[in-house]
RNA sequence: CUCUUAUCAGGAGUGGCGGAGGGACCGGCCCCAUGAAGCCCGGCAACCGGUCCACGAGAGAGACCUCUGGUGGACACGGUGCCAAUUCCGUCAAGCUCCCUGAGCUUGAGAGAUGAGAG
Numbered sequence: 001c002u003c004u005u006a007u008c009a010g011g012a013g014u015g016g017c018g019g020a021g022g023g024a025c026c027g028g029c030c031c032c033a034u035g036a037a038g039c040c041c042g043g044c045a046a047c048c049g050g051u052c053c054a055c056g057a058g059a060g061a062g063a064c065c066u067c068u069g070g071u072g073g074a075c076a077c078g079g080u081g082c083c084a085a086u087u088c089c090g091u092c093a094a095g096c097u098c099c100c101u102g103a104g105c106u107u108g109a110g111a112g113a114u115g116a117g118a119g
Base pairs, nucleotide, nucleotide: 001119002118003117004116005115006114007113008112013041015040016039017038021031022030023029026090027089028088042083043082044081047079048078049077050075051074052073053072054071055070057068058067059066060065087111091109092108093107094106095105096104097103098102
């Protein structure tokens, strides 16, 4: 970088350094010297691994045990991730509603982000 797949309406600091930018891209609309990005600390979260608990299945051993895989739960221990606004909003298609030059809603697709797996 490409492909597959899951998730994306919840959650997370009045800290230190730092100094002007940031919210992917484009448009909009926002955040920001009452301090942006970045770094550190802190925190959130159960995606992968790990540990523990419960339930039920199979195998072995044969009283009490062990192993395997399954389901549910707990823990932030290891690997990531995340910590303004729904992924801040939008685009396309189909359907629906209304006070129908328009507005709104639902579903799907597209784009993007993150995890896991593969090349």
The RNA shown here (SAM riboswitch aptamer (S box leader)) has 119 nucleotides and comes from a Chloroflexota bacterium.